Source information:
Transfer RNA from a Candidatus Methanofastidiosia archaeon, 76 nucleotides, folded computationally. It matches the Rfam family "tRNA". The family's RNA type in Rfam is transfer RNA. The prediction has a mean pLDDT of 81. The sequence is in RNAcentral, with records from ENA.

RNA sequence: GAGCGGUUAGUUCAGCUGGUAGAACGCUACGUUGACAUCGUAGAGGUCGUUGGUUCGAGUCCAAUAUCGCUCACCA
Numbered sequence: 001g002a003g004c005g006g007u008u009a010g011u012u013c014a015g016c017u018g019g020u021a022g023a024a025c026g027c028u029a030c031g032u033u034g035a036c037a038u039c040g041u042a043g044a045g046g047u048c049g050u051u052g053g054u055u056c057g058a059g060u061c062c063a064a065u066a067u068c069g070c071u072c073a074c075c076a
Base pairs, nucleotide, nucleotide: 001072002071003070004069005068006067007066010025011024012023013022019056027043028042029041030040031039049065050064051063052062053061
């Protein structure tokens, strides 16, 4: 330098053919217990890496860019 893949909740990851974003674990509250754990119920938590574009509508399509990983090439 070229190509491919990843980036979504605190963590690990889903998200179909574009139609107002979810699970598990974790966290908080309540119930249960003498207390803790377990279990049950409820809740909080997201500008979907960033910017721009297309569209009535973008996590999803397009472009640029940042970062991580892999492969190839080049140089010494």